[in-house]
Context: one part of a larger RNA
Molecule: large-subunit ribosomal RNA, domain II
Organism: Nanobdellati archaeon
RNA sequence: GGCAGGGAGUGUGGCUGAGUGGCGAGGUUAAGAGCUGUAAGCUCGUAUCCGUAGGGAAACCGAAAGGUCCGCAGCCAUGCCUUGCGCAUGGUCAGGGGCGGGGUGUGAAAGCGCCCCAUAGUCACUCGGCCACGACCCGAAGCCGGUCGAUCUAGUCCUGGGUAGGGUGAAGCGGCUCGAAAGAGCCGUGGAGGCCCGCACCGGUUGUGGAUCCCCUUCGGAUAACCCGGGACUAGUAGCGAUAUACUAAUCGAGACCGGCGAUAGCGGGUUCCCCCCGAAAUGAGCUACAGUUCAGCCUCCGUGGAGACGGGUGGCGAUGUAGAGUUACUGAUUGGGGGUGCAGGGGCCGAAAGGCCUCGGCCUCCAGUCAAACUCCGAAGUCGUCACCGUCGUAGAAGCGGGGAGUGAGGGCACGGGGAUAAGCUCCGCGUCCUAGAGGGGAAGAACCCAGGCGGAGGUUAAGGCCCCCAAGUGCCGGCUAAGUGCAACAAGAAGGUUGUCUCAGCCCCCAGACAGCGGGGAGGUAGGCUUAGAAGCAGCCACCCUUUAAAGAGUGCGUAACAGCUCACCCGCCGAGGGCUGAGGCGCCGUAAAUGUACCGGGGCUCAAGCCGGCCGCCGACACCUCCGGCCUCGCGCCGAGAAGGUGCGAGUUGCGGUAGGGGGGCGUCCCGAUGGCGUAGAAGGCGGGGCGUAAGUUCCGCUGGAGCCGUCGGGAAUGAGAAUCCUGCC
Numbered sequence: 001g002g003c004a005g006g007g008a009g010u011g012u013g014g015c016u017g018a019g020u021g022g023c024g025a026g027g028u029u030a031a032g033a034g035c036u037g038u039a040a041g042c043u044c045g046u047a048u049c050c051g052u053a054g055g056g057a058a059a060c061c062g063a064a065a066g067g068u069c070c071g072c073a074g075c076c077a078u079g080c081c082u083u084g085c086g087c088a089u090g091g092u093c094a095g096g097g098g099c100g101g102g103g104u105g106u107g108a109a110a111g112c113g114c115c116c117c118a119u120a121g122u123c124a125c126u127c128g129g130c131c132a133c134g135a136c137c138c139g140a141a142g143c144c145g146g147u148c149g150a151u152c153u154a155g156u157c158c159u160g161g162g163u164a165g166g167g168u169g170a171a172g173c174g175g176c177u178c179g180a181a182a183g184a185g186c187c188g189u190g191g192a193g194g195c196c197c198g199c200a201c202c203g204g205u206u207g208u209g210g211a212u213c214c215c216c217u218u219c220g221g222a223u224a225a226c227c228c229g230g231g232a233c234u235a236g237u238a239g240c241g242a243u244a245u246a247c248u249a250a251u252c253g254a255g256a257c258c259g260g261c262g263a264u265a266g267c268g269g270g271u272u273c274c275c276c277c278c279g280a281a282a283u284g285a286g287c288u289a290c291a292g293u294u295c296a297g298c299c300u301c302c303g304u305g306g307a308g309a310c311g312g313g314u315g316g317c318g319a320u321g322u323a324g325a326g327u328u329a330c331u332g333a334u335u336g337g338g339g340g341u342g343c344a345g346g347g348g349c350c351g352a353a354a355g356g357c358c359u360c361g362g363c364c365u366c367c368a369g370u371c372a373a374a375c376u377c378c379g380a381a382g383u384c385g386u387c388a389c390c391g392u393c394g395u396a397g398a399a400g401c402g403g404g405g406a407g408u409g410a411g412g413g414c415a416c417g418g419g420g421a422u423a424a425g426c427u428c429c430g431c432g433u434c435c436u437a438g439a440g441g442g443g444a445a446g447a448a449c450c451c452a453g454g455c456g457g458a459g460g461u462u463a464a465g466g467c468c469c470c471c472a473a474g475u476g477c478c479g480g481c482u483a484a485g486u487g488c489a490a491c492a493a494g495a496a497g498g499u500u501g502u503c504u505c506a507g508c509c510c511c512c513a514g515a516c517a518g519c520g521g522g523g524a525g526g527u528a529g530g531c532u533u534a535g536a537a538g539c540a541g542c543c544a545c546c547c548u549u550u551a552a553a554g555a556g557u558g559c560g561u562a563a564c565a566g567c568u569c570a571c572c573c574g575c576c577g578a579g580g581g582c583u584g585a586g587g588c589g590c591c592g593u594a595a596a597u598g599u600a601c602c603g604g605g606g607c608u609c610a611a612g613c614c615g616g617c618c619g620c621c622g623a624c625a626c627c628u629c630c631g632g633c634c635u636c637g638c639g640c641c642g643a644g645a646a647g648g649u650g651c652g653a654g655u656u657g658c659g660g661u662a663g664g665g666g667g668g669c670g671u672c673c674c675g676a677u678g679g680c681g682u683a684g685a686a687g688g689c690g691g692g693g694c695g696u697a698a699g700u701u702c703c704g705c706u707g708g709a710g711c712c713g714u715c716g717g718g719a720a721u722g723a724g725a726a727u728c729c730u731g732c733c
Base pairs, nucleotide, nucleotide: 001733002732003731004730005729006728011133012132013131014130015129016128017127018126019125020124021123022122023121026050027049032044033043034042035041054061055060067099068098069097070096074092075091076090077089078088079087080086101117102116103114104113105112106111136270137269138268139267143260144259145258146257147256148255154234155233156232157231158230159229160228161227162226163224165197166196167195168193172189173188174187175186176185177184178183201221202220203219207216236252238248239247245254273668274667275666276665277664278663283296284295285294286293287292297408298407299405300404301403302402303401304400308393309392310391312390313389314388315387316386317385318384319383320382324378325376326375331372332371333370335368336367337366338365339364340363341362343361345360346359347358348357349356350355411435412434413433414432416430417429418428419426440451441450442449455631456630457629458628459627460626461625465621466620467619468605469604470603474618476617477616478615479614480613481612487607488606497591498590499589501588502587503586504585505584506583507582508581509580510579518575519574520573521572522571524548525547526546529543530542531541554569558567559566632658633657634654635653636652637651638650639649640648641647669722671719672718673717674716675715676714677713678712679711680710687706688705689704690703691702692701693700694699
């Protein structure tokens, strides 16, 4: 890992609902007892409990079996084509509702409370839920008790054992020398030391190895606080500890084993057959609450109720203060300037002082210019309320009300509005929608973007999006743009800035009396203007910028010189012969543009009057959408069968009935056992293998082979009743 088998909402008691049944102003027994054909059943047993009256702490007091109105179903009457179960009007009206009435507590009373009163309960069974218990199953770390451990290891005690060899040379002692002495020096002798080197031995520093045990290399100790054997002692609220929270048998911040024990777990995992109907929430509030829970909200089912309900549209009336706008309409902010001032103030000048003048500031005012979620003289679109009409839903039963069962209380994406920085795969809100819990088609791929809400089957038509090939459908038509492979990218793919790339539009100007460009020629004189200056001659700088000759020519546009010279421009003529110049706006492009494995984000191939971009047109493809046909189911109405709201059957209404997680509700299939009943089987039961058929499904049936002795249908009852998951358990491979 595979396979097989096992494997999780149960039992008792209580409470609360629903269904069914019994009895009913009553209902019912418990323990126990009797009978018996003895686990059955029948009968006693009325104690008790619930109900029949409430209010009050209590004393105590104590309710209309119905006063009035409305009115559903039903019933009755009348009318209408009595054509059909029909419709309308009226009467009556169980149940239901309004008003009124009554009891009691309190109170002087009024009033208020009991959410009291015009009666229905109770017992049993089945099912749903809750509470107590292990309470759907599995899972802690832990806490407590009693035991077992010192053959490992820590320390201690008793008793034994072990330590090659070498080195160093303390005290003491002897001798010699010196000294007055104390003593010192030298030479010997001596053999001290948690001394030195180093085997055995002990250790475990280093290297390698995932780690443990063990070993090797290197390393530490190796006469000592040394090492080792044997025998003992001390322990779990403890022992032992040269101390590391170390060690106490591979276990140690409190050993192990058994028990309390199915500890507890707001946490994690798992929880087994089918179909049908509906279908959420991730919000608010409370809580030592934030992984939880309670109440509300939202879902579901049943009952009740009996006519209106609503999220849509139009209009009338009313409300509002957002967007915008405004700001001598308030509050607050705010830039520059002018004026005034009888102003607490700062600075300066004058003055002996008083005080005066100037200036800044304050206040007032004027001009111009600005702002505001917590400003508003204004003020939409909208939104809300209400009324009318329309629309939709509703007597085939809506709204409302009562009750049973939940789940949810981690949310998220997008559009719009607010917060943030017109940040965040940001965060907290509002509103809508989608995902969640939504399949299908498109978007290359892709929860929430676009289209579109899947009962089954079949045929057709479209949506979004597409139509060169991959790939279904146009190498479609008309007109333009792009040369950058720009682009072929809805969201989603490069900015400021720059561009005589190219196309379009608008305005102004020049032009056959010849424009623009190019080429040829002229471009002069007073004069080198004056000043300045070493010089200043058109061209360093300052001032002025005139006149003449002219077709035209500046007291000079740019180079240039030390200054001149020289070149050139403006301006004029000629050649030429038809458009040219400037400004603004728009379309597509270009530059700006550098990233990490490999072209590298067009899905790819590939595409250039396109297979790109813009505008227009026709056709086609394309979903589970829409239409048509066949079939199924569900809900509701009516008829018939039926005792029946059970069930069956027929007709009808609904496709704006049939997606669906958590979850609610309904109906079934299968397994085992029991009772009743009907059957099958050695002429072959169950089981197994293979195959044919039926059913929406769980499943079921038939045939063949195998197998060799039991098995099944129907009705009713009862369960240790369904496996793929739990790092599930056991076994096998």